[in-house]
C1' cells in the first nucleotide's frame, strides 16, 4: 500500500433502527465509638469527526481520524 478489529459516563464494558444503562470510581445519607465493608439515594455521556438513508440513526450506508492485528 490492503483486508479485519475496536472507538459509547472519570475507568471497564453493555446496548445492533424507535428519545442511551450497568459495574467500579465520586459525591450525600443510613449503619458503626471510629475507619473498612454492606445498603440507599444522587450527579455525570455533541454514543470518534463529518455526510447520506429513513417518519426516527449509538445502531443501516460513505468518507475521513486514532488505535490494535494480519498480509505484502
Nucleotide at each position: 500500500g490492503c483486508c479485519g478489529g475496536a472507538g459509547u459516563a472519570a475507568c471497564u464494558c453493555a446496548g445492533c433502527g424507535g428519545u442511551a444503562g450497568a459495574g467500579u470510581a465520586g459525591c450525600c445519607g443510613c449503619u458503626u465509638c471510629g475507619u473498612a465493608a454492606g445498603c440507599g439515594g444522587c450527579a455525570a455521556g455533541u454514543c470518534g469527526u463529518g455526510g447520506g438513508u429513513u417518519c426516527a440513526a449509538a445502531u443501516c450506508c460513505c468518507a475521513c481520524c486514532u488505535c490494535c492485528g494480519g498480509c505484502u

This is a predicted structure of a 72-nucleotide RNA (transfer RNA) from Candidatus Shapirobacteria bacterium CG10_big_fil_rev_8_21_14_0_10_48_15. It matches the Rfam family "tRNA". By type it is a transfer RNA.